[in-house]
């Protein structure tokens, strides 16, 4: 240089045939409990779906480019 696959919440990851409100778990705060912790229980906070542009009534989901990240081949 070429080709494949990754990118969603602080971490790790889901998310179905594009459908109208984006979840889960730990993880944090706040209450319950406890002498106190810890576990447990209940609230709640937390998102530019990597970045631009396209196709659509409608994109986290499809298209093309770009950025990082990892493999493979030279």
């Nucleotide at each position: 240089g070429g080709g494949c696959g990754c990118a969603u919440a602080g971490c790790u990851c889901a998310g179905u045939u594009g459908g109208u409100u984006a979840g889960a778990g730990c993880a944090c705060a706040c209450g319950c409990u406890u002498g106190a912790u810890a576990a447990g229980c209940g609230u709640g906070g937390g998102g530019u779906c990597g970045c631009u542009a396209g196709u659509u009534c409608a994109a986290g989901u499809c298209u093309a480019g770009c950025u990082g990240c990892g493999c493979c081949c030279a």
Predicted 3D model of a 74-nucleotide RNA (transfer RNA) from an uncultured delta proteobacterium. The sequence was found in a public genome assembly. The prediction has a mean pLDDT of 80. Rfam family: tRNA.